[in-house]
RNA sequence: GGAGUCAUGGCUCAGUGGUUUAGAGCAUGCGAUUGCAAAUCGCAAGGUCCUGUGUUCGAAUCACAGUGAUUCCU
Numbered sequence: 001g002g003a004g005u006c007a008u009g010g011c012u013c014a015g016u017g018g019u020u021u022a023g024a025g026c027a028u029g030c031g032a033u034u035g036c037a038a039a040u041c042g043c044a045a046g047g048u049c050c051u052g053u054g055u056u057c058g059a060a061u062c063a064c065a066g067u068g069a070u071u072c073c074u
Base pairs, nucleotide, nucleotide: 001073002072003071004070005069006068007067010026011025012024013023018057028044029043030042031041032040050066051065052064053063054062
C1' cells in the first nucleotide's frame, strides 16, 4: 500500500427496512427468602445502536466517506 470481517447498556451477544416503543444473559442496586451469608425468586436502573452525510413515507438494519479493532496479501 491492497483486500476481508467487525463496531448495539459495565461485559458477552441477538435483532439485517415497519406497532416489541431496541432485547437477552452476566454484572449492579432494592426487595422477598435465610439465624447470617451464598444460592434462588421478583422488581428497578443503565443505550440518542462508532461518527457524519445520503436513499426511503419510514434506517440499528441500505449506500458513501471517516474513525477504531482484527485477519490475510504484498
The prediction has a mean pLDDT of 80. Transfer RNA from Cyphellophora attinorum, 74 nucleotides, folded computationally. Rfam family: tRNA. Its family is annotated with triplet codon-amino acid adaptor activity in the Gene Ontology. It is annotated as a transfer RNA. The RNAcentral record of the sequence draws on Rfam.